[in-house]
Context: one part of a larger RNA
RNA sequence: UUGGGCGUAAAGAGCUCGUAGGCGGUUCGGUAAGUCGGGUGUGAAAACUUGAGGCUCAACCUCAAGAGGCCACUCGAUACUGCUGUGACUGGAGUCCGGUAGAGGAGUGUGGAAUUUCUGGUGUAGCGGUGAAAUGCGCAGAUAUCAGAAGGAACACCGACAGCGAAGGCAGCACUCUGGGCCGGUACUGACGCUGAGGAGCGAAAGCAUGGGGAGCAAACAGGAUUAGAUACCCUGGUAGUCCAUGCCGUAAACGUUGGACACUAGGUGUGGGGCCUUAUCAACGGGUUCCGUGCCGUAGCUAACGCAUUAAGUGUCCCGCCUGGGGAGUACGGCCGCAAGGCUAAAACUC
Numbered sequence: 001u002u003g004g005g006c007g008u009a010a011a012g013a014g015c016u017c018g019u020a021g022g023c024g025g026u027u028c029g030g031u032a033a034g035u036c037g038g039g040u041g042u043g044a045a046a047a048c049u050u051g052a053g054g055c056u057c058a059a060c061c062u063c064a065a066g067a068g069g070c071c072a073c074u075c076g077a078u079a080c081u082g083c084u085g086u087g088a089c090u091g092g093a094g095u096c097c098g099g100u101a102g103a104g105g106a107g108u109g110u111g112g113a114a115u116u117u118c119u120g121g122u123g124u125a126g127c128g129g130u131g132a133a134a135u136g137c138g139c140a141g142a143u144a145u146c147a148g149a150a151g152g153a154a155c156a157c158c159g160a161c162a163g164c165g166a167a168g169g170c171a172g173c174a175c176u177c178u179g180g181g182c183c184g185g186u187a188c189u190g191a192c193g194c195u196g197a198g199g200a201g202c203g204a205a206a207g208c209a210u211g212g213g214g215a216g217c218a219a220a221c222a223g224g225a226u227u228a229g230a231u232a233c234c235c236u237g238g239u240a241g242u243c244c245a246u247g248c249c250g251u252a253a254a255c256g257u258u259g260g261a262c263a264c265u266a267g268g269u270g271u272g273g274g275g276c277c278u279u280a281u282c283a284a285c286g287g288g289u290u291c292c293g294u295g296c297c298g299u300a301g302c303u304a305a306c307g308c309a310u311u312a313a314g315u316g317u318c319c320c321g322c323c324u325g326g327g328g329a330g331u332a333c334g335g336c337c338g339c340a341a342g343g344c345u346a347a348a349a350c351u352c
Stems, first nucleotide, its partner, number of pairs: 004323003007306002012320001014202004021195003025089003028085004033081002035077007048066007092192001093189003096185005104178007111155001116150007126137002163170002207248006216242002221237004259319006267297012301308002325352003334345004
């Protein structure tokens, strides 16, 4: 390579956009490149097949005929694929109109509870902490309690197997700007689509740079305990950091450990957002139905099993990524990126 795979055994890129490429709805005409058929040429000899003959047979040898792929030329076929037509269509895709839910994003302002600190009042000997203690704080008046002030960070209840977002992620309240979705109408465009090597953008936490900020928490660090020891677990403190602005970093068990799109294949039961129908009228609630999302259970089927099961790990098509025994190693070297930390790409010897 052929092939087999990727939820948990090795294997889905963290996510999206998108270039090339690959693939692509219904229908009509043309063309005939792919495709299919006929003919001609070529297809050396030997070999092969068939027939005949020669060595006493056979192997072997000789003769004749046949077969034979690619290719070239030529004549046809037109179902499928391609190409082509200011051809057509509407189911895919999009636009428009009317509604609608939401912690979707960015910015500004603002609220209350709590912790801490400060000031003042009351008040007196302890407080704190633990398995037990001690370090620590306290007669220079602590802890407790009341009033006031400052400042930073996070938003209890609502809160949900709820919602939104491509993912990371998003939660007090109000306003401004803004993205996407869903439902209904079926007015418009008329295949405009799917995927996506390279590429670009986004991307938790930690970390880095510069400047701010700093209440609580808290790597490092110090002390007290524990212990044989205790560079820990426990306690008292405590600096980076956590917060803001701007710029880097580009990684995570970035997980549903499950790439994206489309179609098909029993049901049951919750829940979120819409539409329609229903009750002799209006109509909450309820019931039915339908579209979109999110859970649980379960049939067929699949699976090594566990389990998955219309939100597939079932049945198919298209495109991309990835895997190929364990260790060495996601390392070395080289290259690219980064201020650095490091990241991306990525071996071999050797060994079992």
Annotation:
RNAcentral holds the full RNA, with entries from ENA. Small-subunit ribosomal RNA, central domain from an uncultured prokaryote, 352 nucleotides, folded computationally. Rfam family: Bacterial small subunit ribosomal RNA.